[in-house]
RNA sequence: GCGCCCGUAGUUCAGCUGGAUAGAAUAUCGGUCUCCGACACCGAAGGUCACAGGUUCGAACCCUGUCGGGCGCACCA
Numbered sequence: 001g002c003g004c005c006c007g008u009a010g011u012u013c014a015g016c017u018g019g020a021u022a023g024a025a026u027a028u029c030g031g032u033c034u035c036c037g038a039c040a041c042c043g044a045a046g047g048u049c050a051c052a053g054g055u056u057c058g059a060a061c062c063c064u065g066u067c068g069g070g071c072g073c074a075c076c077a
Base pairs, nucleotide, nucleotide: 001073002072003071004070005069006068007067010026011025012024013023019057028044029043030042031041032040050066051065052064053063054062
């Protein structure tokens, strides 16, 4: 340099080839329970869906570019 894959909550990930308010687990906080904790149960909060454009009535999802990560190939005069 070229190609492919990935980027969604603090963390690990799902999101079915565009449609209703973007989810789960875990962590955190609160409550119930307990003498107090832990466990368990209930609840809450937490997201510019990497960034910027474009397409569309409508985009996490499609297209283009950029950034970051991984893998492969090439180059190494």
Predicted 3D model of a 77-nucleotide RNA (transfer RNA) from a hydrothermal vent metagenome. RNAcentral holds the sequence, with entries from ENA. Its Rfam family is "tRNA". The family's RNA type in Rfam is transfer RNA. Gene Ontology term of the family: triplet codon-amino acid adaptor activity.